[in-house]
Context: one part of a larger RNA
RNA sequence: GAACGAACGCUGGCGGCGUGCCUAACACAUGCAAGUCGCACGAGAAAUCCCGGGCAACUGGGAGAGUAAAGUGGCGCACGGGUGAGUAACGCGUGGGUAACCUACCCUUGAAUUGGGGAUAACUCUUCGAAAGGAGAGUUAAUACCGAAUAACAUUCCGAUUCCCCCGGGAGUUGGAAUCAAAGAUGGCCUCUGCAUGCAAGCUAUCGUUUAAGGAUGGGCCCGCUUGCCAUUAGCUAGUUGGUAGGGUAAUGGCCUACCAAGGCUGCGAUGGUUAGCUGGUCUAAGAGGAUGGCCAGCCACACUGGAACUGAGACACGGUCCAGACUCCUACGGGAGGCAGCAGUGGGGAAUCUUGCGCAAUGGGGGAAACCCUGACGCAGCAACGCCGCGUGGGUGAUGAAGGCCUUCGGGUCGUAAAGCCCUGUCAGGUGGGAAGAAACCUGCGGAUGCUAAUAUCAUUCGCAAUUGACGGUACACCGGAGGAAGCACCGGCUAACUCCGUGCCAGCAGCCGCGGUAAUACGGAGGGUGCAAGCGUUGUUC
Repeated sequence: GAACGAACGCUGGCGGCGUGCCUAACACAUGCAAGUCGCACGAGAAAUCCCGGGCAACUGGGAGAGUAAAGUGGCGCACGGGUGAGUAACGCGUGGGUAACCUACCCUUGAAUUGGGGAUAACUCUUCGAAAGGAGAGUUAAUACCGAAUAACAUUCCGAUUCCCCCGGGAGUUGGAAUCAAAGAUGGCCUCUGCAUGCAAGCUAUCGUUUAAGGAUGGGCCCGCUUGCCAUUAGCUAGUUGGUAGGGUAAUGGCCUACCAAGGCUGCGAUGGUUAGCUGGUCUAAGAGGAUGGCCAGCCACACUGGAACUGAGACACGGUCCAGACUCCUACGGGAGGCAGCAGUGGGGAAUCUUGCGCAAUGGGGGAAACCCUGACGCAGCAACGCCGCGUGGGUGAUGAAGGCCUUCGGGUCGUAAAGCCCUGUCAGGUGGGAAGAAACCUGCGGAUGCUAAUAUCAUUCGCAAUUGACGGUACACCGGAGGAAGCACCGGCUAACUCCGUGCCAGCAGCCGCGGUAAUACGGAGGGUGCAAGCGUUGUUC
């Protein structure tokens, strides 16, 4: 000199864009952060209103409404969001391998979607418990569950054969055997079939389901090289190193087990200890290098602590389950409930770090055929000079060089064109009025086109027109706008730009280094003046 997720002191007008617990991965009150589908399924309220009966209590029907809430089932909850505790490691980075693998939803292509069965929640009744939560009996449905049929270019086994390769093997052709599947829903129609009306078990469209092949996307595993410090850590290792066989996995492998052998690593630093998430990047520097990894993006790890599996395409799962532990809460003492390192917020720790805000309008995600629902992701707003950038606090003129302050050699000098005065300007703040862009769509309506089809129906795709949707926000913007409301901080001995007076008297004090102060202090304190930056200026800390 530059930089900062900064803090502290003094000061503080406005705007834009960013950033904001670096400490206790400490403990958490409260609210919200993952639901959705009635076009999978069975069942299904109430308040209230209306009509009728009744003296009334009450009672019957209709609407509310096939709505709400609950249940079975499907998909999602493994994404998105947070944190950096652990990890010196194939964790990350980079380049490869997988002939050792998986991939729900999505896309393309082929084939199929036959025919049956038995249950179970919800519900009703009984019952246990303070509660959380159960137990028993009876009833019912499905795209829930289970047999059966059929099936190959699927899988396995036994053969034959062609091509290729880095061994094991891979790709293909062919013969035989064995094994494995499914579910329907909605709309429309009467061409065919049945009933012979317009309906279906019929036809058709869409969505779904099953199977096979390919793709895309996402992942698993393996390898080369790279990626801290300490030798005041020199030896370490029995599943250890290798083999055979088996198990396990989507898959290789001591990953695991049995047996066999005695190996394996190490001064090119093993083992141990200590520190640390890694990277793209960021800061600095002419560069080489050094330091660093906050925000944003990629990867990894974690979710009160430790362990475990279940479900599933995918987890050994932040807002799932089980066990153990610590802590907190409820309890009828028998037993239960919980996990903010999600968004806000609270206590605590600390020099120190924000609102218990608005909205799904946009972008994106989940569910749904869709309408739509959910979304503290996200979009916005709030707080903070925390940072960067921009603007303003006026401009011109004005000498009697006013008053006043300070200094003085008492002549004067200086603050100083500075002020006042005169002439202007109108940014911001403030006021007034109109009022955006961000919205394109989905959907709906109308009018076409193409495809499917028996069909001009329906459906799908597509084109045009119309209508609809804004949290921010009455925001941005426009107009008016009286000099009126808007300047401080540090320094002035040398380094280092900037000097005098008074007070003090080795005292009080200053200080980054040299050093200053003991009676004329440009170095302490005050004043006048000056210098440098400026809505900031200094100090402290850290890095180069």
Model confidence (mean pLDDT): 81 of 100. This is a predicted structure of a 544-nucleotide part of an RNA (small-subunit ribosomal RNA, 5' domain) from a metagenome. Its Rfam family is "Bacterial small subunit ribosomal RNA". Rfam links the family to the GO terms structural constituent of ribosome and ribosome. The RNAcentral record of the full RNA draws on SILVA.